[in-house]
């Protein structure tokens, strides 16, 4: 330099172009003599820019980063 895959709350992971999912973690409440477990609730995310569209995590272009293959 070329080709392919990927980037989503703190970690992991899903998502036909139409309310961003689930698990763990965190916080609050309940339960308990108390802790754990259990139950309920809350906060927290689409790598960046531009474009297409009524509407973009999703489609297109460029850039950044990570992994792999070839050289």
């Nucleotide at each position: 330099c070329g080709c392919g895959g990927g980037g989503u709350g703190g970690a992991g992971u899903a998502a036909u172009g139409g309310u961003a999912u689930c698990u763990c973690a965190u916080c609050a409440g309940g339960c308990u003599c108390a802790u754990a477990a259990c139950c309920u609730g809350a906060a927290g995310a689409c790598g960046c820019u531009c474009g297409u569209u009524c509407g973009a995590a999703u489609c297109g272009a460029g850039c950044c980063c990570c992994c792999g293959c070839a050289a």

This is a predicted structure of a 71-nucleotide RNA (transfer RNA) from a Patescibacteria group bacterium. Rfam family: tRNA. Rfam describes the family as follows. Transfer RNA (tRNA) molecules are approximately 80 nucleotides in length. Rfam links the family to the GO term triplet codon-amino acid adaptor activity. The RNAcentral record of the sequence draws on ENA.